[in-house]
Molecule: transfer RNA
Organism: Aureispira sp.
RNA sequence: AGGUUGUUGGUGUAAAGGAAACACGGCAGUCUCAUACACUGUAGUUGCAGGUUCGAAUCCUGUACAACCUU
Numbered sequence: 001a002g003g004u005u006g007u008u009g010g011u012g013u014a015a016a017g018g019a020a021a022c023a024c025g026g027c028a029g030u031c032u033c034a035u036a037c038a039c040u041g042u043a044g045u046u047g048c049a050g051g052u053u054c055g056a057a058u059c060c061u062g063u064a065c066a067a068c069c070u071u
Base pairs, nucleotide, nucleotide: 001070002069003068004067005066006065007064010024011023012022013021018054026042027041028040029039030038047063048062049061050060051059
């Protein structure tokens, strides 16, 4: 310098164009003398900036970061 792959709640992973789900974790409640367990509820997310589309995590372009490959 060129190329490939990846980036999604606090963590680990889904979702292959119709508006994001699950588990663990956090908070609150029920239960308990109390804590834990169990149950119920709740908050919290698509790396960033543009474009395409009625509609984008998904397709396109640029860019940041990480790993790897070539020179």